[in-house]
Molecule: Glycine riboswitch aptamer
Organism: soil metagenome
RNA sequence: CCGCACGGGAGAGUCUCGGGCCCGCGUUUCGGGAACGAGCGCCGAAGGAGCAGCACCUCUCCGUCAAUCUCUCAGGCACACGGACCGUGCGGG
Numbered sequence: 001c002c003g004c005a006c007g008g009g010a011g012a013g014u015c016u017c018g019g020g021c022c023c024g025c026g027u028u029u030c031g032g033g034a035a036c037g038a039g040c041g042c043c044g045a046a047g048g049a050g051c052a053g054c055a056c057c058u059c060u061c062c063g064u065c066a067a068u069c070u071c072u073c074a075g076g077c078a079c080a081c082g083g084a085c086c087g088u089g090c091g092g093g
Base pairs, nucleotide, nucleotide: 001092002091003090004089005088006087007086008085013040015039016038017037018036021033022032023031024030041077042076043075047073048071049070050069053064054063
């Protein structure tokens, strides 16, 4: 430095509309749940991208290269999953 296992691990609408699905209830009706499509709003800790710096330098062209900083393409905004990063153990280089 890399991989595996375990533990910890944040932020932001379970918003609006649509047609259907499932459940409850006494038919209509009503209520609840999640998913899909569209719209707007928002988050930043998968990934991605950009910049400082360094090197050369008369000019031009170009190289190397970060970040939890910035951008939000991707991703995400109830739960779950995911999740940078941290800790412990093990294995490999």